Small-subunit ribosomal RNA, central domain from an uncultured bacterium, 350 nucleotides, folded computationally. Its mean pLDDT, the model's own confidence on a scale to 100, is 88.

Context: one part of a larger RNA
RNA sequence: UUGGGCGUAAAGCGUCCGUAGGUGGUGGUGCAAGUCAGCUGUUAAAGCGUGGAGCUUAACUCCAUAAGGGCAGUUGAAACUGCAUUGCUAGAGUGCGAUAGGGGCAAGGGGAAUUCCCAGUGUAGCGGUGAAAUGCGUAGAUAUUGGGAAGAACACCGGUGGCGAAAGCGCCUUGCUGGGUCUGCACUGACACUGAGGGACGAAAGCUAGGGGAGCGAAAGGGAUUAGAUACCCCUGUAGUCCUAGCCGUAAACGAUGGAUACUAGGCGUUGUCCGUAUCGACCCGGACAGUGUCGUAGCUAACGCGUUAAGUAUCCCGCCCGGGGAGUACGCUCGCAAGAGUGAAACUC
Numbered sequence: 001u002u003g004g005g006c007g008u009a010a011a012g013c014g015u016c017c018g019u020a021g022g023u024g025g026u027g028g029u030g031c032a033a034g035u036c037a038g039c040u041g042u043u044a045a046a047g048c049g050u051g052g053a054g055c056u057u058a059a060c061u062c063c064a065u066a067a068g069g070g071c072a073g074u075u076g077a078a079a080c081u082g083c084a085u086u087g088c089u090a091g092a093g094u095g096c097g098a099u100a101g102g103g104g105c106a107a108g109g110g111g112a113a114u115u116c117c118c119a120g121u122g123u124a125g126c127g128g129u130g131a132a133a134u135g136c137g138u139a140g141a142u143a144u145u146g147g148g149a150a151g152a153a154c155a156c157c158g159g160u161g162g163c164g165a166a167a168g169c170g171c172c173u174u175g176c177u178g179g180g181u182c183u184g185c186a187c188u189g190a191c192a193c194u195g196a197g198g199g200a201c202g203a204a205a206g207c208u209a210g211g212g213g214a215g216c217g218a219a220a221g222g223g224a225u226u227a228g229a230u231a232c233c234c235c236u237g238u239a240g241u242c243c244u245a246g247c248c249g250u251a252a253a254c255g256a257u258g259g260a261u262a263c264u265a266g267g268c269g270u271u272g273u274c275c276g277u278a279u280c281g282a283c284c285c286g287g288a289c290a291g292u293g294u295c296g297u298a299g300c301u302a303a304c305g306c307g308u309u310a311a312g313u314a315u316c317c318c319g320c321c322c323g324g325g326g327a328g329u330a331c332g333c334u335c336g337c338a339a340g341a342g343u344g345a346a347a348c349u350c
Base pairs, nucleotide, nucleotide: 003322004321005320006319007304008303012318014201015200016199017198021194022193023192025088026087027086028085029084030083031082033081034080035077036076037075038074039073040072041071042070043069049065050064051063052062053061054060091191092188093187094186095185096184097182098181099180103177104176105175106174107173108172109171110154114150115149116148117147118146119145120144121143125136126135162169163168206247207246208245209244210243211242215241216240220236221235222234223233258317259316260315261314262313263312266295267294268293269292270291271290272289273288274287275286276285299306300305323350324349325348332343333342334341335340
């Protein structure tokens, strides 16, 4: 709880698309639903306000009168909202022209390293640690040379650099494909913003089926350490990590900061594009737009800090919070093969 909030105190859905709904640029004309004004009716009595009266006063009681708001009717107003209609181009979108990019999917290719196999050289060690040991090695290891195989990941470039809604994306080439940005012109003419439900995507781990398996490596075994050591360290090592198809739907899914629009000092970097200046030309220099950083003014903030990429000033829409624990638990329902996920209390207690 008609309030105040949500970067860090409780609180922004992981992200996007979009239905209903809410909200919505600018000019003319009309209507009059909202809105505003007048009048009328109604709104029992009591009560409240005002004026009077009665109990010795007051409280109290009685009489008269006024008033407000609500509802209804009626007559008007037309600025704003709405509705209808007709325009506009500053929002939004489309076309033409440029352009950057690890955006996505698929196919093909490459080299370094690692491990294993074969062969040569070669001999007693190697490996590992704080120190060791387990382990490997005279059946020839480690090292080194040549050849072969396999899987996974792509050094340098590499950058508070780029792209993507987020998750995320990095060797090279090709094909298919999504989005963005910039410049000028033309076109459509508010087509917009948000978005309850709903839908799609969604790291890692995990699950199902079939492949694959080099390295790493939960579990497990062994060696150490230690009082113990179900650990940290070492030697092995299964699932997994990889691929295909399907499921799961969660993360400190973080900028712990929802989206859109407008406005509000600057300085210094950096990415893309365009324009100007300059030049033979590219640079250099200046400016604009779109990103991405840093410092900082006003302002905001409990402080930290934020500060044109706002946590400033405003508007619109959605989500969420309401003391700690119990508890993201129980129960029910939905989803899932399962693991579990979503929704989500109470008693009690401080």
Record summary
It matches the Rfam family "Bacterial small subunit ribosomal RNA". Rfam links the family to the GO terms ribosome and structural constituent of ribosome.